A computed fold for a 166-nucleotide RNA from Sporosarcina gallistercoris, annotated as glmS glucosamine-6-phosphate activated ribozyme aptamer. Its mean pLDDT, the model's own confidence on a scale to 100, is 75. It matches the Rfam family "glmS glucosamine-6-phosphate activated ribozyme aptamer". For this family Rfam cites "Control of gene expression by a natural metabolite-responsive ribozyme" (Winkler et al., Nature, 2004). The model forms 86% of the base pairs in the Rfam consensus.
[in-house]
RNA sequence: AAACCAAUUAAAGCGCCAGCGCCGAGGAAAUCGCACAGAUUCUCGGCAGACGAGGUGGAGGUUCAUCGAACAUUCGGCGGAUGCCUCCUGAUCGCAGAUACCCGAUCACAUGCAAUUCCUAAAACACUGAGGUAACUCGGUGAUACAAGAGGAAUUUAGCAGGUAU
Repeated sequence: AAACCAAUUAAAGCGCCAGCGCCGAGGAAAUCGCACAGAUUCUCGGCAGACGAGGUGGAGGUUCAUCGAACAUUCGGCGGAUGCCUCCUGAUCGCAGAUACCCGAUCACAUGCAAUUCCUAAAACACUGAGGUAACUCGGUGAUACAAGAGGAAUUUAGCAGGUAU
């Protein structure tokens, strides 16, 4: 130095990078090229590698875990994650009302990916500023711009609408 171990912090289109790709530098041989230049190839160092909306009761398990936007590398890989499944806790609805227990359905402010209407993005892009040899990175303006099977509000419609005891 690397590896390993422990602790702390941060995140959820979140984090990381060895394939592919791009930039820079260097080098022996071979090939292409009439030759030079150059290209293929190698090494080292860099760059990029998901645009927002939405989503968390607890425990365990599991992996391709919702929606759309985009001149689509937002490719590929690894890890994680609010998804999904089971159980637990609790809740909503169900007898004319209250309480307790049982049962059923659904959930974590709670019947339907039901219907209708309204409301709610950011990047990309164009112009431009700064940094960097460059790839590229961080901003500003246009932009109070434009979505969805997502979220919110309202209306409508359909379904369900039990038992015992006091």